[in-house]
Annotation: The RNA shown here (SAM riboswitch aptamer (S box leader)) has 107 nucleotides and comes from a soil metagenome. Of the family's consensus pairs, 86% are formed in the model.
Parts: sequence; C1' cells; structure tokens
RNA sequence: CAUCAAGAGAGGCGGAGGGAACGGCCCUGUGAAGCCUCGGCAACCAUCUCGUCCGGUCGGGCGGGAGAGGUGCCAAAUCCGGCGGAGCCCUCGGGCCCCGAACGAUG
Repeated sequence: CAUCAAGAGAGGCGGAGGGAACGGCCCUGUGAAGCCUCGGCAACCAUCUCGUCCGGUCGGGCGGGAGAGGUGCCAAAUCCGGCGGAGCCCUCGGGCCCCGAACGAUG
C1' cells in the first nucleotide's frame, strides 16, 4: 500500500481445548489444538496469454483470462461488539440500523 459479507475437507496420529486479547455468542469426546498425507479454494507474487496505451529489437502501465510454481486459506461477515458519526424507536435504562475508524489477518 491492497484486500478481508464470495469460495474451498477427507483420512491418519493425537487426546482437551479452540474461535488473536477482552466482553458476548458459538464450535468441540458424534473428538479441540497441534503434526502428517491426500484433496480443494482463491488469484497476492511468479509464469503463460488476450486487448490497449507508452517509449520502440525489448521493457513498462492499465484491463481481462488461464491455473502447473511460491505463499495464503478451507465453521459462523475479520463470528459479533467496543471508538467516532448519521438515521429510526424508546418505558430515557437502552434497542435497531448504516457509514467510517481502530485492532487483527493475508499478500
């Protein structure tokens, strides 16, 4: 800096935790985390490719596509919330909803 409401799981080992922290709410002995194998998703990087533009032996910008390499990912919107703002409702305690930020994750 970009993206984060889409998408994608089986088996073996393992044996109680996991969803970052906190508060919720969930998942989990019908087997958590972790490790391994195989599979899949996606398209950030690489590669290939189409269009277009710029400089012109080639390289670069923008847009699209492919999917075999490097990452990543494969419960729930980043699971939801907190902080700021707009709107609606209210028994004035609060509730609902939208936008943005922050935190976090991945590249």

The RNAcentral record of the sequence draws on MGnify.